c-di-GMP-I riboswitch aptamer from a Nitrospirota bacterium, 82 nucleotides, folded computationally.
It matches the Rfam family "c-di-GMP-I riboswitch aptamer". Rfam links the family to the GO term cyclic-di-GMP binding.
Taxonomically the source falls in Nitrospirota (Bacteria, Pseudomonadati).
RNA sequence: UCCCGAAAAAGCUAAACCCUCGAAAGAGGGGGGCGGAAAGCGGCGGGUGCUGAACAGGUUUCAGCAUGGCCGAGUUGCCGAA
Numbered sequence: 001u002c003c004c005g006a007a008a009a010a011g012c013u014a015a016a017c018c019c020u021c022g023a024a025a026g027a028g029g030g031g032g033g034c035g036g037a038a039a040g041c042g043g044c045g046g047g048u049g050c051u052g053a054a055c056a057g058g059u060u061u062c063a064g065c066a067u068g069g070c071c072g073a074g075u076u077g078c079c080g081a082a
Stems, first nucleotide, its partner, number of pairs: 004080002012036002017031001018029004034069001040075002044072003047067008055058001
């Protein structure tokens, strides 16, 4: 340094629930703490979800949107036992 990831230390993040926003999937906020070693970053690929359209009426196709706490790949990064 890379891999790896401890019933370690210091910090980080924050599910359900509540409020607000949105047609919806969902987003934001103060609490909260289910979890997380990239649950940091970006929708690039796939998946999933919502909405609309098409006709071939489907386990269909297309478009838009959402999800990075679904996965892969990319990129940056804290700590250091085995």